[in-house]
The part of an RNA shown here (large-subunit ribosomal RNA, domain VI) has 251 nucleotides and comes from Candidatus Paceibacter sp.
NCBI's taxonomy places the organism under Bacteria, Bacillati, Minisyncoccota, Minisyncoccales, Candidatus Paceibacter.
It matches the Rfam family "Bacterial large subunit ribosomal RNA". Gene Ontology terms of the family: structural constituent of ribosome and ribosome.
Context: one part of a larger RNA
This record gives sequence, structure tokens and C1' cells, in this order.
RNA sequence: CGUUUAACACUUGAGGGAAGUCGACCCUAGUACGAGAGGACCGGGUUGAACGAGUCUCUGGUCUACCAGCUUUGGUACCAACUGAAGCGCUGGGUAGCUAUUACUCGGAAGGGAUAAGUGCUGAAAGCAUCUAAGCACGAAGCCCAUCCCAAGAUUAGGUGUAGGAUCCUGGAAGACUACCAGGUUGAUAGGCUCUAGGUGUAAGCAUAGUAAUAUGUUCAGCCAAGGAGUACUAAUAAUCCGAAUUAAAU
Repeated sequence: CGUUUAACACUUGAGGGAAGUCGACCCUAGUACGAGAGGACCGGGUUGAACGAGUCUCUGGUCUACCAGCUUUGGUACCAACUGAAGCGCUGGGUAGCUAUUACUCGGAAGGGAUAAGUGCUGAAAGCAUCUAAGCACGAAGCCCAUCCCAAGAUUAGGUGUAGGAUCCUGGAAGACUACCAGGUUGAUAGGCUCUAGGUGUAAGCAUAGUAAUAUGUUCAGCCAAGGAGUACUAAUAAUCCGAAUUAAAU
């Protein structure tokens, strides 16, 4: 830009894409078969490899906005306490998030149709025979469906229903911007607060014991990011713009 007078929502599916793999073990059964050695078809079940998709409950990794310990040096006059710098100063842990075939979940299936090589039935040409000439039946990981995804620029531009959309603001498991999504007081969208999950590991101060380092008690304490719930305390105020049809009225 087209499709449509027009915006939003839900769809059909012409067409396109993805997927398609291969073992081992057990039962049937030490059965059929075979002198024995050996050892099945068919059918059923279990478990894997590689590949693919998704996810973070678990196992781990990371977690420079969390907690604790330690060192040198500077500062808050000093003690204590706290804090700057030293690769996050170093060390031990670690929430959310992100993440690993190093974790977890799932997938290939089943089924139908037409066939290939091949196997047949009936059957003449050719009184026989013959799967073929007429006719009929089977037969593959392959082909067409089926499964999953995209899909009306499918210009043959489809169908159905409805009124909505934007600026602006609060934000996000969405994101370069845009877009998308959740909300905007008839409100839990973000922040704050409360509670909580979880992390760290028992704060400071004081008391007691000890010459002291230190230990014990108060204290499973104190502190805490991104998690969860609740709560309008703060901020989403106020306002503006675009917009089809129907009905009614007026002209």
C1' cells in the first nucleotide's frame, strides 16, 4: 500500500515447514525346528544410546545490590563500634534470576489409504500351463493422510461476532528503540509497610568468669537483594484526541 465503509476479537485452511533413528534385555520358550550342537517366526513388556523441544521442582554452577570471618592501611580525637581503598581486598556460604545431556520433563508412536520389489487367486490368448491380457487379493523404515508449528498478499486477498483505539502515567518473567503484556482509584501496576519463605549463623550493648587473649548468658539472635501473601500509606492525578454502524430526531 492492497483486501474492508471501518477498528477490535475469535477463526477456516489453499499452501508451507518440523518430526521420521537405532539397540539391549525379559516373557511367550529352551517351545516350534533339529540326531545333536544350537535355536526361532508371530505377539507382549521393560530399559537405554544418539537426536530434538521445553523447564528450573530436584542435583549442581554462577549470584561484584545478601550474611559472616580475616589482613594491611586511611578516617570518624581515643576504647569499642563503623566505614573508604587494596581484582568484589581475601576467605566461607548463598535467595531470585540465568544456566548444564553434569539436572528434570516430554517427543519419535498407534492407525488408515495407494503402492515398489516380491507373493498370490481366478484366467484365456495357446482345450494344457501361466500372478495378467479382462478381473481380484496382499505387500516396505519409503509415498499420501494422520501428529506438531506457521498460514487469507490464498490479489480467488475467505468466515463469524462485536465497539473500540490512542496520547499520557505505574510497571513487567516483554524489551536496543519500537513492539508485546499487566494495570491506571469502580485500582494491588510499582514503591513503602506488615507477615512470611529462604540466606547467613547467634548482632550491638550490658552482665558474669578470667591477669589477659577470650568464653558464657541475654540470643535458633541480629541483619537481609531480585521470592510469596496482605495492606491504598506514596505514585498511576487531571485531561485530551481519533473512531464505524444501528436507532431516533432535525434539515
Model confidence (mean pLDDT): 86 of 100.